Small-subunit ribosomal RNA from an uncultured prokaryote, 1485 nucleotides, folded computationally. The RNAcentral record of the sequence draws on ENA. It matches the Rfam family "Bacterial small subunit ribosomal RNA". Its family is annotated with ribosome and structural constituent of ribosome in the Gene Ontology. Model confidence (mean pLDDT): 83 of 100.
RNA sequence: AGGGUUUGAUCCUGGCUCAGGAUGAACGCUAGCGGCAGGCUUAACACAUGCAAGUCGAACGGUAACAUUGGUGCUUGCACCAGAUGACGAGUGGCGAACGGGUGCGUAACGCGUAUACAACCUACCUCUUAUUAAGGAAUAGCUCAGAGAAAUUUGAAUUAAUACCUUAUAAUAUCUUAAAGCCGCAUGGUUUACAGAUUAAAGAAUUUCGAUAUAAGAUGAGUAUGCGUGAUAUUAGCUAGUUGGUAAGGUAACGGCUUACCAAGGCAACGAUAUCUAGGGGGUCUGAGAGGACUAUCCCCCACACUGGUACUGAGACACGGACCAGACUCCUACGGGAGGCAGCAGUGAGGAAUAUUGGGCAAUGGAGGCAACUCUGACCCAGCCAUGCCGCGUGAAGGAAGAAUGCCUUAUGGGUUGUAAACUGCUUUUAUAUGGGAAGAAACCUCUGGAUUUAUCCAGAGCUGACAUUACUAUAAGAAUAAGCAUCGGCUAACUCCGUGCCAGCAGCCGCGGUAAUACGGAGGGUGCAAGCGUUAUCCGGAUUUAUUGGGUUUAAAGGGUCCGUAGGCGGGAAAAUAAGUCAGUGGUGAAAGCCUGCAGCUCAACUGUAGAAUUGCCAUUGAAACUAUUUCUCUUGAAUAUAUAUGAAGUAGGCGGAAUGUGUCAUGUAGCGGUGAAAUGCACAGAUAUGACGCAGAACACCGAUAGCGAAGGCAGCUUACUAAUGUAUUAUUGACGCUGAUGAACGAAAGCGUGGGGAGCGAACAGGAUUAGAUACCCUGGUAGUCCACGCCGUAAACGAUGAUUACUCGAUAUUAGUCUGACUAGUGUCUAAGCGAAAGCGAUAAGUAAUCCACCUGGGGAGUACGGUCGCAAGAUUGAAACUCAAAGUAAGUGACGGGGGCCCGCACAAGCGGUGGAGCAUGUGGUUUAAUUCGAUGAUCCGCGAGGAACCUUACCUGGGCUUAAAUGUGACCGGACAGACUGUGAAAGCAGUCCUUCUUCGGACUGGUCUCCAGGUGCUGCAUGGCUGUCGUCAGCUCGUGUCGUGAGAUGUCGGGUUAAGUCCCUUAACGAGCGAAACCCCUAUCAUUAGUUGCCAGCGCGUAAUGGCGGGGGCUCUAGCGAGACUGCCGGUUUAAGCCGGAGGAAGGUGGGGAUGACGUCAAGUCCUCAUGGCCCUUAUGACUAGGGCUGCACACGUCCUACAAUGGAACGCACAAAGGGAAGCAAAACCGCGAGGUCGAGCAAAUCCCAAAAAUCGUUCCCUAGUUCGGAUUGCAGGCUGCAACUCGCCUGCAUGAAGCUGGAAUCGCUAGUAAUCGCGGGUCAGCAUACCGCGGUGAAUGUGUUCCUGAGCCUUGUACACACCGCCCGUCAAGCCACGAAAGUGGGGGGCAUCCGAAGUCGCUGAGGUAACCGCAAGGAGCCAGGCGCCGAAGAUGAACUCUGCAAUUGGGACGAAGUCGUAACAAGGUAGCC
Repeated sequence: AGGGUUUGAUCCUGGCUCAGGAUGAACGCUAGCGGCAGGCUUAACACAUGCAAGUCGAACGGUAACAUUGGUGCUUGCACCAGAUGACGAGUGGCGAACGGGUGCGUAACGCGUAUACAACCUACCUCUUAUUAAGGAAUAGCUCAGAGAAAUUUGAAUUAAUACCUUAUAAUAUCUUAAAGCCGCAUGGUUUACAGAUUAAAGAAUUUCGAUAUAAGAUGAGUAUGCGUGAUAUUAGCUAGUUGGUAAGGUAACGGCUUACCAAGGCAACGAUAUCUAGGGGGUCUGAGAGGACUAUCCCCCACACUGGUACUGAGACACGGACCAGACUCCUACGGGAGGCAGCAGUGAGGAAUAUUGGGCAAUGGAGGCAACUCUGACCCAGCCAUGCCGCGUGAAGGAAGAAUGCCUUAUGGGUUGUAAACUGCUUUUAUAUGGGAAGAAACCUCUGGAUUUAUCCAGAGCUGACAUUACUAUAAGAAUAAGCAUCGGCUAACUCCGUGCCAGCAGCCGCGGUAAUACGGAGGGUGCAAGCGUUAUCCGGAUUUAUUGGGUUUAAAGGGUCCGUAGGCGGGAAAAUAAGUCAGUGGUGAAAGCCUGCAGCUCAACUGUAGAAUUGCCAUUGAAACUAUUUCUCUUGAAUAUAUAUGAAGUAGGCGGAAUGUGUCAUGUAGCGGUGAAAUGCACAGAUAUGACGCAGAACACCGAUAGCGAAGGCAGCUUACUAAUGUAUUAUUGACGCUGAUGAACGAAAGCGUGGGGAGCGAACAGGAUUAGAUACCCUGGUAGUCCACGCCGUAAACGAUGAUUACUCGAUAUUAGUCUGACUAGUGUCUAAGCGAAAGCGAUAAGUAAUCCACCUGGGGAGUACGGUCGCAAGAUUGAAACUCAAAGUAAGUGACGGGGGCCCGCACAAGCGGUGGAGCAUGUGGUUUAAUUCGAUGAUCCGCGAGGAACCUUACCUGGGCUUAAAUGUGACCGGACAGACUGUGAAAGCAGUCCUUCUUCGGACUGGUCUCCAGGUGCUGCAUGGCUGUCGUCAGCUCGUGUCGUGAGAUGUCGGGUUAAGUCCCUUAACGAGCGAAACCCCUAUCAUUAGUUGCCAGCGCGUAAUGGCGGGGGCUCUAGCGAGACUGCCGGUUUAAGCCGGAGGAAGGUGGGGAUGACGUCAAGUCCUCAUGGCCCUUAUGACUAGGGCUGCACACGUCCUACAAUGGAACGCACAAAGGGAAGCAAAACCGCGAGGUCGAGCAAAUCCCAAAAAUCGUUCCCUAGUUCGGAUUGCAGGCUGCAACUCGCCUGCAUGAAGCUGGAAUCGCUAGUAAUCGCGGGUCAGCAUACCGCGGUGAAUGUGUUCCUGAGCCUUGUACACACCGCCCGUCAAGCCACGAAAGUGGGGGGCAUCCGAAGUCGCUGAGGUAACCGCAAGGAGCCAGGCGCCGAAGAUGAACUCUGCAAUUGGGACGAAGUCGUAACAAGGUAGCC
């Protein structure tokens, strides 16, 4: 510090997610030791038991228990007596119990923090100052006696003490009253100094000494007040009657509405009152670079609370955790009458919970209470126990050791790699653990003793006493590697890879995502990586996240500018001068507790931990100073702003008047059959006279031309002409005022269309509605009608894609150009536009009219969906508007641009693509292939174009892969090793369908090494079994279409672009020109083959002109190379020449030429597409079978047949059929072959067989054609299927299931619906010939030649392709994407008759305890009084207030709910096709 994730790829926006740190944690697996810390975050839920606050006999009366002593009895170890001593139960009294300890319920508050104030206060114990401690008295607890009660407890009587209580004396630097003077202060006021008067104290105990009282001060601790700071929600906007203030009184330690009476009507609030929800606050802790954010465990400070609520008492201090009273809930005891209790103290229990410890030891230390002290008490505290909860430290050994052992795992497997110096083995060490010893510090005091000093109170020195922890820490010795390693992870992020299993299953997952038979992602294993006594997971917080942006973001299109203007509060604000000092800056002082963080040093062996010192504590307050800036005040200026004057402009607004065209309608007239409407129609109108035409009326609405990329207005918006009124803006060498300005939350006004209300109006248009069409449907698009509305007046509504998707204002910043207004032109100013520099921007783009550079103010945004929805509020007559969430759900949603693909987008261009033609297919019969069906099997594959006479170039057996049956098991091949044998082979026989099985006969060589061969065992085989979606190779198709790319350069943030585009041209990315491109490659072309012409060479098997020979005839023969031909080598064609045209390339025409613009044909197939086809040609990974999925064999099947489709053949006839006759090819094949000739047969064919391994011989007859004759339009002399009989050939074999021949038979069919195919010249059509395969079988396939057309010279349309451009929400790429209802499932939410619960107020009733007030006829020790009685006090009574309770009407929050509403989600439901292309009616608001 960043990374992953939206896309096919890119840039951006934007969310989600990860890596880090942390925790009072929990869970899973694992676990050796120690140190230091920490340990109910949940139920402030309920609690058994024990302990947690007592102490003082030097305050007191005393003596229940214990001990001592004394005494008595006397049985010599028992009883009794004596407060006599030590002590001490219970009691009086004092002090303490308000500390310490716990918890976080409540509390949004002067509660807390910080800084002040008390001139408005108190303070026990402690320190210090001054003074005093006098004289009396009356009770009471205890004890005793007598009762009540189960108990708790309690009544009465008698008697008694005090440092308990009371009276009196004395008394001031105390308090109060009176008022004066000085000084001081921020106001009230404070302070100093006096006179006088009044009021108020006490306690004793004891040996020193300790107390008691008053007073002044200190210290400490409380109390009170104030400034500032300290959560969320505005879907909480108004709150408040003791409320705000005053006067008086009361009350308090003290100020104060704190309380009461009276008076006034205030007080708080948008700088957020009130209400609701949440919450103890801080020091600090975690995180972060910081600013911040989150948190408030442990430790410290403050607050609040103590079962819930209320109340006071006592006291210096409480409205009191281990006190009291009352009410309530709960628990317990009970004799049913009544009582007791409060762990949020320490342990502990139950419950809750994912979860948190011992009913431990000790007061040895520190601290606290009491005490003179010893001492007692102390669950504060110090220790120990439990827990890896955390932090820190240590260990589980270390050196050597390669045959790189064995096992395991992987592998390309005679081998190698890895585990791995790891192990074994050899010497070494002993931390830790174990055992046995030694053994601290923490302890110094108090106290006792001794000594010393003196201020006589104490202090100092020495000795003695005191350890829970503790069998401690530490240390010595002993033996021995001995006692000690796991967890997570290994697809990317993210360090770490292989095998096996599984097969969208099981499962994983933080995000992206893995898993559907080769999973580095699941599970296991081997190996690796990370951390380590821990490791992972989960939860939570901060970070990363500049993703709430102060530091440090944005708003044209990604989320986001308010519809516009006016304007209040607020914020901001021009130039000069002066004053002040609020902000600001600097210095100083105080404070900012300690702990913590940081730094130095130090102590535990180190560290954690701890100690000590410093720094820091960024803050607040006070004070002193400075005066630039901001602010305030004063004075001033003119440039901002405004006003005046002059002038100009315009669809600016409001109201009135006027106008013509068009439309509709009325009347009349002319006139006759249609009009109207559409893609085409129909509905509609019309013979009752329409449409059309003319004339004259009437009505309402809108204003052609001008008219514009013009103008005006704040926006919405504004258009005939004219009048009136009103507003605005511009211009100007001008004048006046003098900052009067800008923005603007709340607010007010305006605000298209639609809509609403009332009343008018209504021509045209026209939601709804009706009809007609279209359609599968058509509640639409189209047509005919048509209501509301559109228009006017008044009143509402208040929204729009109200858009420049761009808030207002001000200043600054290159140019070019057009236009409006002003000015006489130019210049200039103010608008309105276009292009552009810099700059900005993710880009598109913006660019003086900024989206540039700056400033001020306002508004708004923070992932998508849910949702602009729900609820609540406000507004509205309603429609609805405004404000405006959450649950839940997804990992994206989105912007801009690039490349493709696509479009029922556009442009250009091409192709038998269409058109123009010729001939077919689709109808018939047959052949063949496929589907389907059947079957034991009908083997398998291909199966849109690109399958279907395809693999198959030839299924009777074989082929053959399929089925049925029979039999074989190392096999049909090859070899290695071991053992056994000597034959094996062959022949024959039996059985059998064959294979096979069984049997018989025969039976080696040798140099003795072996060779050959058989059998058994081992390793090797075999598979047309699966996967073409694991593959190679080969192939089809787009397509012989003209495309596909690269290097360098340049442009762009980038994907990419350019080049390859543009203008021409071409069959062509062919070539030319231009050009930020220049070149190059694969394709195209050319090179290659055939063919068309010629020359030359060579002439055999070919040829035969001339010369001969010969024949009935024939190159038959001699010869010849002239010709044809053969097959080598050359020539030839290149837009080369001419003309036209063009810049050029080229095109058009012409000449010559056998051939002319690629001459014709072939081979040749770029990058790639279709997971196209093929594992059954072959090869091959993986998987599967191994007495079978292998191999052998016989028979069957692949040929089965209701049917459907494809491709052919033959026809339907006269351009024909039949018969006879006569001509002309090319290219091929031939030895297990072609076969002449001859003979036989009607024929297929047979017999014999010359010749030929072939330019020699044979197949071989070419056929259409041509000539003659017949047939005469018919199911025929067309057509030949089918069937019967008889034959031939091949072959072991012709039944299933071959071909051919003859005779006979003579189906369908008379030119073929919708639709569809091929072909542009030697082509289509037509005619035959050959070949491969092959024993045989060809209508198929591959070739060959013969005859030989028609049409087009175009590109509107269909189809396919190419280039450019455009749109896109597509990229699996339109066979794309995608919307809504419905049906079923699931989830959360809203509404809902109602119903359950909570909360805080209000009102009324009742009213405990208790303070206060009044009363007090009852009671009564202290004082007065001789007494009676009084004063005083108390019980009791009454009153105010008052908790709980009851009732009532509302409010608010929440649970449940029949039913209902929409929403979200989800491999394969239904209906349509709304959007994305002109999405097929442009879309959207």